The RNA shown here (SAM riboswitch aptamer (S box leader)) has 123 nucleotides and comes from a Chitinophagaceae bacterium. Of the family's consensus pairs, 97% are formed in the model. It matches the Rfam family "SAM riboswitch aptamer (S box leader)". Rfam describes the family as follows. The SAM riboswitch is found upstream of a number of genes which code for proteins involved in methionine or cysteine biosynthesis in Gram-positive bacteria. NCBI's taxonomy places the organism under Bacteria, Pseudomonadati, Bacteroidota, Chitinophagia, Chitinophagaceae.

[in-house]
């Protein structure tokens, strides 16, 4: 690269080096940006996809004598950490397509899907 699952409304910047761009791709908006864009490098934070840990909660069984308690066996985060990634302007900035509602329309609103981004599998 390509296929498949699952999430995308939350959350989280500083310093140094360099200098004119950036927000994924085209088109339009609409913002960022010399009070410094993007990279790049320190260190810091965020967040839990995957791992780790614990074993809540649940379920099953048994036993007492009872709407419950105790045992055991199975499950297992919503707890806790932070090693492997991600990320730290705006909802993935917004938007195309396809239905549904509302509306005389322009227009809005909800629902799917495409495109994309991250995990984690996998040829």
């Nucleotide at each position: 690269c390509g296929c498949u699952u699952a999430u995308c409304a939350a959350g989280a910047a500083a310093g140094g080096c360099u200098g004119a761009g950036g927000g994924a791709u085209a088109u339009g908006g609409c913002c960022c940006g010399a009070u410094g864009a993007a990279g790049c490098c320190u260190u810091g934070a965020c967040a839990a996809c995957c791992u780790g840990c614990u074993g809540a909660c649940g379920u099953u069984a048994u036993a007492c004598a009872a709407u419950g308690u105790a045992u055991a066996a199975c499950c297992g985060a919503u707890g806790c950490a932070a090693g492997g990634u991600g990320c730290c302007a705006a909802u993935u900035c917004c938007a195309g397509c396809u239905c549904u509602g509302u509306g005389c329309a322009a227009a809005c609103a909800g629902a799917g899907u495409a495109a994309g981004a991250u995990a984690a599998g996998u040829c």